[in-house]
Context: one part of a larger RNA
C1' cells in the first nucleotide's frame, strides 16, 4: 500500500459502490415462461344486444333461450420455453486466452426468384360408460383447423449408370365501386403468413500451431490402441463404430500416475522486471439432487421436460403416487462472517401477438450493514480577572489555556412546512400530405394537433422557519516511532510486534493529569504485494 474481511470500543448525515469466501449441505411458503381468439372447433364463466314467458310501479325486474357481440377456463394449433437468471462441484484439457484452418448446420432477420392448384381420413376438446383414496387411467361415439397424410405442379434442389427418377405449400384478415351470388361470399384491392432455392447476417459444431499450477520419493504408457482397406453412422473431417489387414504410437523438450485448480480481461502491489488474486463487472467453458439415457425441436443430450436406476423428504384407503431453490425473497445447518418472505414493470432489454396489450424475483428502484471509497457538518469571531476545578510544584509558580464563561454572528448538515425539474422517447384518437389502388376505402411513412400513462418519490434542487440549538470518538505516548510527570504495585499483578519491561523512587504494569497521532471512525486479528 491493499482486502467480498471479523472482532472489540466508539458512532451525525449524504453520494456511489459492494453483501454466503464455510455446508455443489437440507429445504416450509409465495414468485421467478409465457402468448396468440388475426390458426380451430367451440362457449365453462362474465357483460351487452336480440327474442319468449311472468309480474307489474308502462319500463324496468325476474326466469328462460340464442355464440349474435365483447371478450375467454379448458382443449387443439402456433412461437418462446435451448435466451435470460444461479453456482464454480467436476476439469490440468483443444477447457480457456491468441493465431489460423476447411469438410458444416443455422428458428426468427434482410436481398433476390419462383410458386401457393385440387382431394382424403383422424385425434383431443364435447357426449355416455367404467376404474381408482389420490395421481390419473381406459372404452365407445360426434366434430375443426396454418394439426395431419394422399394427388398435381417441379428447378438454379437431391440423387444419378447424365437416359433419368425423386421431393412442396395453408391459409387468415382490412376495406370496396361495377358485375355475379345458392347471401356464405365469388371478384378488385393492401396486409401478413405458407412452400422451394440462390446469397447475406447473426449464431453453433469441428480440426489445428503456441501459451496455460506442483510433484521423478510417479519411468516406462497404450489392443480401437497408431495406421491402412471397406462399411456404417453424423449437419460435417476423422477408430467416430465395425470388419479385416499392418504393427504401430507416446514418453527425460517429462510420457503415465499422484496431487491442486474452473480460464480469460483484469484486480492487487512493486520504481520496474516480476510476485500473489481471479469478489464484483465482461467474454468463454462446465454444472442443475446422485449416475445413465434418449426424445422434442433450427438448436437440448434441456436448472423450473420425459424415462430409468440411486439416497433423501412428503401423501396414502397400503394398492400406489409426488418432489428437487448452485432463480428472487426466505428457514434450518455450518461458520468468525455476509442483507428484505419490499415496489414496479414507469425507464433499459427480452418472449407472444397486426396491434392494443399480455408476460418478465432480467431489470430499474427501494429497505437493511460505517462493509469499501469519496464529501459535509459537529460552529465563526472576539475574549486574560490568564476565574473556578484538575494536576504538577523547589509552594514562588507552572499547566490545562482563548480553553471555557461572557459579548456579537452565521445556520451548512439535521428537523418542520411550502414550491418544483428531468428520467417520457414511443402509443391512442382527430387532421392534413406523400404512396399504393379503379377508390377521396383501408393500409404504411410524414407532419400538427389532443387525450391519457412515473415504481423510485414525501426525487433531486429552490425557498421560508427556529435556535449553537441536535452530532467525538479510539489508539498510543522506553527504542525502532510522533508523544512525560505524579499516584499505586514490589520478578507480583501484569505488558509485550522485536529488542525487552516489573525483585520499594517503573517515562516500559494499572489509574489519573497532561501530551501526540488519526478522525465518524480508531484500534487488533487474518490474507498479499
Nucleotide at each position: 500500500a491493499u482486502u467480498g474481511a471479523a472482532c472489540g470500543c466508539u458512532g451525525g448525515u449524504g453520494g456511489c459502490a459492494u453483501g454466503c469466501c464455510u455446508a455443489a449441505c437440507a429445504c416450509a411458503u409465495g414468485c421467478a415462461a409465457g402468448u396468440c381468439g388475426a390458426a380451430c372447433g367451440g362457449c365453462a364463466g362474465c357483460a351487452u344486444g336480440a327474442c319468449c314467458u311472468a309480474g307489474c310501479u308502462u319500463g324496468c325486474u325476474a326466469g328462460g333461450u340464442u355464440g349474435a357481440u365483447g371478450g375467454c377456463g379448458a382443449g387443439u394449433g402456433g412461437c418462446g420455453a435451448a435466451c435470460g437468471g444461479g453456482u464454480g462441484a467436476g476439469u490440468a484439457a483443444c477447457g480457456c486466452g491468441u493465431g489460423g484452418g476447411g469438410a458444416u448446420c443455422u428458428a426468427c432477420c434482410c436481398u433476390a426468384a419462383a410458386g401457393u392448384g385440387g382431394g382424403g381420413g383422424a385425434c383431443a376438446a364435447c357426449u355416455c360408460g367404467a376404474g381408482g383414496a389420490a395421481a390419473c387411467u381406459c372404452g365407445a361415439g360426434c366434430u375443426a383447423a396454418u394439426a395431419c397424410c394422399g394427388c398435381a405442379u417441379a428447378a438454379g434442389c437431391u440423387c444419378u449408370c447424365a437416359g433419368g427418377a425423386g421431393u412442396a405449400a395453408a391459409g387468415c384478415u382490412g376495406g370496396g365501386g361495377a358485375c355475379c351470388u345458392u347471401c356464405g361470399g365469388g371478384c378488385c384491392u393492401g396486409g401478413u403468413g405458407c412452400u422451394u432455392u440462390a446469397g447475406g447476417a447473426u449464431g453453433a459444431a469441428c480440426c489445428u500451431g503456441c501459451g496455460u499450477c506442483c510433484g521423478a520419493u510417479u519411468a516406462g504408457c497404450u489392443a480401437g490402441u497408431u495406421g491402412g482397406u471397406a462399411a456404417g453412422g453424423u449437419a460435417a473431417a476423422g477408430g467416430c463404430u465395425u470388419a479385416c489387414c499392418a504393427a504401430g504410437g507416446c514418453g527425460a523438450c517429462g510420457a503415465u500416475c499422484g496431487g491442486u485448480a474452473g480460464c480469460u480481461g483484469u484486480u492487487c502491489u512493486g520504481a520496474g522486471a516480476g510476485g500473489a488474486a481471479g469478489a464484483u463487472c465482461a467474454g468463454c467453458c462446465a454444472c442443475a439432487c446422485u449416475g445413465g439415457g434418449a426424445c422434442u425441436g433450427a438448436g437440448a443430450c434441456a436448472c423450473g421436460g420425459c424415462c430409468c436406476a440411486g439416497a433423501c423428504u412428503c401423501c396414502u384407503a397400503c394398492g400406489g403416487g409426488a418432489g428437487g431453490c448452485a432463480g428472487c425473497a426466505g428457514u434450518g445447518g455450518g461458520g468468525a462472517a455476509u442483507a428484505u418472505u419490499g415496489g414496479a414493470c414507469a425507464a433499459u432489454g427480452g418472449g407472444g401477438g397486426c396491434a392494443a396489450c399480455c408476460c418478465u424475483g432480467a431489470u430499474c428502484c427501494a429497505g437493511c450493514a460505517a462493509u469499501g471509497c469519496c464529501g459535509c457538518g459537529u460552529g465563526u469571531g472576539u475574549g486574560a480577572a490568564g476565574a473556578a476545578g484538575g494536576c504538577c510544584u523547589g509552594c514562588g509558580g507552572g499547566u490545562u489555556g482563548u480553553a471555557a464563561a461572557g459579548c456579537a454572528c452565521u445556520u451548512u448538515c439535521a428537523g418542520u412546512g411550502g414550491g418544483g425539474a428531468g428520467g417520457a422517447g414511443a402509443g391512442g384518437c382527430u387532421u392534413a400530405g406523400u404512396g399504393u389502388u379503379a377508390a377521396u376505402a383501408g393500409c404504411a411513412c410524414u407532419a400538427a394537433g389532443u387525450c391519457a400513462a412515473g415504481a423510485c418519490g414525501u426525487u433531486a434542487c429552490c425557498c421560508a422557519c427556529a435556535a449553537a440549538a441536535g452530532c467525538a470518538g479510539c489508539a498510543c505516548c522506553g527504542g525502532c516511532u510522533a508523544a512525560c510527570u505524579c499516584u499505586g504495585u514490589g520478578c507480583c499483578a501484569g505488558c509485550a510486534g522485536c529488542c525487552g519491561c516489573g525483585g520499594u523512587a517503573a517515562u516500559a504494569c494499572a489509574g489519573a493529569g497532561g501530551g501526540u497521532g488519526c478522525g465518524a471512525g480508531c484500534g487488533u486479528u487474518a490474507a498479499u504485494c

The part of an RNA shown here (small-subunit ribosomal RNA, 5' domain) has 529 nucleotides and comes from an uncultured bacterium.